[in-house]
RNA sequence: UGGCGGGUAGCUCAACAGGUAGAGCAGCGGUCUCCAAAACCGCCGGUUGAGGGUUCGAGCCCUUCCCCGUCAG
Numbered sequence: 001u002g003g004c005g006g007g008u009a010g011c012u013c014a015a016c017a018g019g020u021a022g023a024g025c026a027g028c029g030g031u032c033u034c035c036a037a038a039a040c041c042g043c044c045g046g047u048u049g050a051g052g053g054u055u056c057g058a059g060c061c062c063u064u065c066c067c068c069g070u071c072a073g
């Protein structure tokens, strides 16, 4: 320098041919318990890496960058 993959909640990851952004864990509250853990119930949590474009509508398509991994030179 070029190719490919990835960047979404604090963490690990979904989201399908473009149509309301989700799950688990973590955190908080509750039930239970003498207390705690476990279990169960509920709650909280997002400018989808950044800018621009297409569209009625973009996490998803196009474009320019940034970061991580990997391959080639």
Base pairs, nucleotide, nucleotide: 001072002071003070004069005068006067007066010025011024012023013022019056027043028042029041030040031039049065050064051063052062053061
The prediction has a mean pLDDT of 83.
The RNA shown here (transfer RNA) has 73 nucleotides and comes from Chlorobium sp.
It matches the Rfam family "tRNA". Rfam's curators write: Transfer RNA (tRNA) molecules are approximately 80 nucleotides in length. Its family is annotated with triplet codon-amino acid adaptor activity in the Gene Ontology.